[in-house]
RNAcentral holds the full RNA, with entries from ENA. The part of an RNA shown here (large-subunit ribosomal RNA, domain IV) has 326 nucleotides and comes from uncultured Symbiodinium. The prediction has a mean pLDDT of 82. Rfam family: Bacterial large subunit ribosomal RNA.

Context: one part of a larger RNA
RNA sequence: CUGUUUAAGGGAAUUCGGCAAGUUAGCCCUGUAUCUUCGGUAUAAGGGGUGUCUAUAGUCGUCCAAUAGGAGCGACGGUAGAUUGCAAUUACAAGGACUGCCCGACUGUUUAUCAAAAACGUAGCCGGAUGCAAAUCAGAAAUGACUCGUAUAUCCGGUGAAACCUGCCCAGUGGUGGUGUUUCAAACUCUGGUUCAACAGAGCUAAGACCCAUUAAACGGCGGGCCUAACUAUGAGGCUCUUAAGGUAGCGUAAUGCCUUGUCGUUUGAAUAGCGACGUGCAUGAAUGGUUUAACGAGGUGGUCACUGUCCCUAAACAGAACCUU
Numbered sequence: 001c002u003g004u005u006u007a008a009g010g011g012a013a014u015u016c017g018g019c020a021a022g023u024u025a026g027c028c029c030u031g032u033a034u035c036u037u038c039g040g041u042a043u044a045a046g047g048g049g050u051g052u053c054u055a056u057a058g059u060c061g062u063c064c065a066a067u068a069g070g071a072g073c074g075a076c077g078g079u080a081g082a083u084u085g086c087a088a089u090u091a092c093a094a095g096g097a098c099u100g101c102c103c104g105a106c107u108g109u110u111u112a113u114c115a116a117a118a119a120c121g122u123a124g125c126c127g128g129a130u131g132c133a134a135a136u137c138a139g140a141a142a143u144g145a146c147u148c149g150u151a152u153a154u155c156c157g158g159u160g161a162a163a164c165c166u167g168c169c170c171a172g173u174g175g176u177g178g179u180g181u182u183u184c185a186a187a188c189u190c191u192g193g194u195u196c197a198a199c200a201g202a203g204c205u206a207a208g209a210c211c212c213a214u215u216a217a218a219c220g221g222c223g224g225g226c227c228u229a230a231c232u233a234u235g236a237g238g239c240u241c242u243u244a245a246g247g248u249a250g251c252g253u254a255a256u257g258c259c260u261u262g263u264c265g266u267u268u269g270a271a272u273a274g275c276g277a278c279g280u281g282c283a284u285g286a287a288u289g290g291u292u293u294a295a296c297g298a299g300g301u302g303g304u305c306a307c308u309g310u311c312c313c314u315a316a317a318c319a320g321a322a323c324c325u326u
Stems, first nucleotide, its partner, number of pairs: 001320007009312002013310001018307001026050005035040001037161001051083006058076005063070002084088001096305007103297002108120002124159007136145003162292004167222003172219002174215005180210001182209002188203005223241005250284001251281001262278006
């Protein structure tokens, strides 16, 4: 050094961080808060017991008997007493617990070989396409998958349980629709071209364009200045510029806040930490979902108890390796 074991007193003082180690552990009895989607949370938490021997209620089985009754033996099981040791789930096996917040509802999936997650998926919700010889997909085609299915179906996209909700904007970019005095090619028709023709002109017209509507759970977007209430401050309110509309409900120093270690409260002896508030939010915000949320999580981040060689502060033992000597 590698792998183990044990440590008086203290008990996280260690450290980015209780990392690692330890605590707990089975079974029986008791007891169990908060929250809750009433199912759970829950083995919550917490407390007690546990060996062996003897005696003896009770229940059951076997056997004699025959539904009565009964000796012995066996099983389950309560009670009482005794007894050994330092120690009775004596080995093995075998949850530490509680609590605040963030994220994701959950079980599940993933970077075979540095990432298991807050990423992906999910049920649920929403939009779109498609009437079946369908849409979508594979193929040059024949044909095939979907499907021996038929809109309660199939395909594509977004969101992501549940609860409460999902505001305003169609100017831009897309999508959809349109019986439109617009535009528009070839072909076609007509005229010209001494005949044929090249060619020229006019007419007609599809899609498209233009125009007009519509559509945001389509891509996306959601202001500024000045003044104002009888202390001050603030500004319900007014004026003005301007936009397609000027951010609603919520939440908010946030996994989003530059300034920032914001300010206040709380936790500590002490906190750039945690939690609760506040809000001019550099640059929050509603299915690019917003806000809550029981349960769940080898997720992230605080706190408490228990416990400990993490540490104060090291030591000893065992097994091995390496080194030195032989």